[in-house]
Context: one part of a larger RNA
RNA sequence: GGACGAACGCUGGCGGCGCGCCUAACACAUGCAAGUCGAACGGUGAAGAGGAGCUUGCUCCUCGGAACAGUGGCGGACGGGUGAGUAACACGUGAGCAACCUGGCUCUGAGAGGGGGACAACAGUCGGAAACGACUGCUAAUACCGCAUGACAUAUACUUUAGGCAUCUUUAGUAUAUCAAAGAUUUAUCGCUCAGAGAUGGGCUCGCGUCUGAUUAGAUAGUUGGCGGGGUAACGGCCCACCAAGUCGACGAUCGGUAGCCGGACUGAGAGGUUGAACGGCCACAUUGGGACUGAGACACGGCCCAGACUCCUACGGGAGGCAGCAGUGGGGGAUAUUGCACAAUGGGCGCAAGCCUGAUGCAGCAACGCCGCGUGAGGGAAGACGGUCUUCGGAUUGUAAACCUUUGUUCUUAGUGAAGAAAAUUGACGGUAGCUAAGGAGAAAGCCACGGCUAACUACGUGCCAGCAGCCGCGGUAAUACGUAGGUGGCAAGCGUUGUCC
Repeated sequence: GGACGAACGCUGGCGGCGCGCCUAACACAUGCAAGUCGAACGGUGAAGAGGAGCUUGCUCCUCGGAACAGUGGCGGACGGGUGAGUAACACGUGAGCAACCUGGCUCUGAGAGGGGGACAACAGUCGGAAACGACUGCUAAUACCGCAUGACAUAUACUUUAGGCAUCUUUAGUAUAUCAAAGAUUUAUCGCUCAGAGAUGGGCUCGCGUCUGAUUAGAUAGUUGGCGGGGUAACGGCCCACCAAGUCGACGAUCGGUAGCCGGACUGAGAGGUUGAACGGCCACAUUGGGACUGAGACACGGCCCAGACUCCUACGGGAGGCAGCAGUGGGGGAUAUUGCACAAUGGGCGCAAGCCUGAUGCAGCAACGCCGCGUGAGGGAAGACGGUCUUCGGAUUGUAAACCUUUGUUCUUAGUGAAGAAAAUUGACGGUAGCUAAGGAGAAAGCCACGGCUAACUACGUGCCAGCAGCCGCGGUAAUACGUAGGUGGCAAGCGUUGUCC
């Protein structure tokens, strides 16, 4: 000198764009953050329309169908948060899978025949303070279960072709065995089953790279390898039985400390050093530890079970909860914001759609926290005014500075008008915002630090090794350009200084 997710002191006019718990992965009141589909299903059935009975304002029937708890489907594995753990195939980069999976989407080829038994809802009974539960009975389905059909699927066996990198892979054929389906509707469609390709997303393996300590030198028994099996989508000590005794290590094993990694960011002429806020990619985690279920996908932040700690309810028998989602609260701290508006846009889930949901997102609010831009007026104006300060008392300086004259209207105030963002149409939170027009009016808008040398900028008074200053050298003990105040000057400017950290 540059930089900052900064803080503190003094000061503070406006706008645009960003950015804002770096500390306690501490504890959380309250609200919201993941639903949707009645065009899968049985039901309940509001408004409304018609009819009947009459007691004239009620009851019943038919149509109608808003909406709804339940069964069922899809989505709650995305999106959002945090960086505790992790020195590791976690990440980066480059390869491999003859060892793998992939819902929804796209393309292609086939096909959907015929049956069955339940369980919710509902009704009744009962238990419980509650959370919730038990029994009996009835019922539907795109829920569940057999049967049929079936190969280009899978498995086995045989024949055959080609290839490789060992296990093997591949072409063609034969035989045997096994396995499927669901309907809805406005008749336009949307779905269902099997198979083959694709795309996308993932899983696994390997080469290389990836902080520090030797005042850590030996580490290791599922350890290293094999045979056989289990398990998995898949390879594998991943797991198990048996057999062998291996495997790693001064090219730093093991152990300890620290740490999410990267694209990037800061700095530097570069080499390099430091760093990983915001934005993007990957990983890990969701009160602590463990576990599986469902599912194409989780060992699942707002799912389940168990255990621990904590908080709450309780009729003491037992229950409920998880903000490292968005706001917000307490606490910690030098320190970090609103319990806001809207789904209008972009995107996501569900739905044929209308649409519903969306604290993702778009916006607004707060903070000079940062960067950038603008303003606080401009031109003229010497009696060089008054005042202040200094003075050798002559004057010098503040200083064209002010007054005064002319002028402008960025910003400001008021009034009017008023967007783009929206697509063929309806539809705008922002927002009566930005912008535009008119009027008013210099009126409402400058501070901070420094002035001994380094280092741009000096005098007076006060103080008297006191009070104090200080980044280094050093100032202060009676003429202090170094302390304090005043005048003046210099620097930067809506900021200026100080502190901290990095280069």

A computed fold for a 503-nucleotide part of an RNA from uncultured Ruminiclostridium sp., annotated as small-subunit ribosomal RNA, 5' domain. Its Rfam family is "Bacterial small subunit ribosomal RNA". Model confidence (mean pLDDT): 83 of 100.